The prediction has a mean pLDDT of 84. A computed fold for a 98-nucleotide RNA from Vibrio mangrovi, annotated as Guanidine-I riboswitch aptamer.
């Protein structure tokens, strides 16, 4: 150069709300209570078509367990579900379009 598949998990990101802290308002018994997410945050959520590891499969080639190598392509609602809550989470690589 050929060949053949094409999941899973783990960290993270763009993204997201607002149980928890925080902020910020107001109250008052000074330590809390209420309200706020129309508060940049931390903790939280978190991508089939983002990143990154791993492991899984696959293909060759040697020949008994060792080498090499893939690991690709992906346009997408409404609507509904959960968690506090919302989402590019999940139904969902669905309906649909090409």
């Nucleotide at each position: 150069c050929a060949a053949a598949u094409a999941g899973a998990u783990g960290u993270c990101u763009a993204g997201g709300g607002u149980u928890c802290c925080g902020g910020c308002u107001g109250c008052c018994a000074c330590g809390g209570c209420a309200g706020u997410g129309a508060c940049u945050g931390g903790u939280c959520c978190g991508a089939g078509a983002g990143a990154u590891a791993u492991c899984a499969a696959c293909c060759u080639c040697a020949a008994c367990u060792g080498a090499g190598g893939u690991c690709a392509c992906a346009c997408g609602g409404c609507g509904g579900g959960a968690c506090a809550a919302a989402a590019g989470c999940c139904c969902g690589g669905g309906a649909g379009g090409c």
The sequence is in RNAcentral, with records from ENA and Ribocentre. Of the family's consensus pairs, 100% are formed in the model.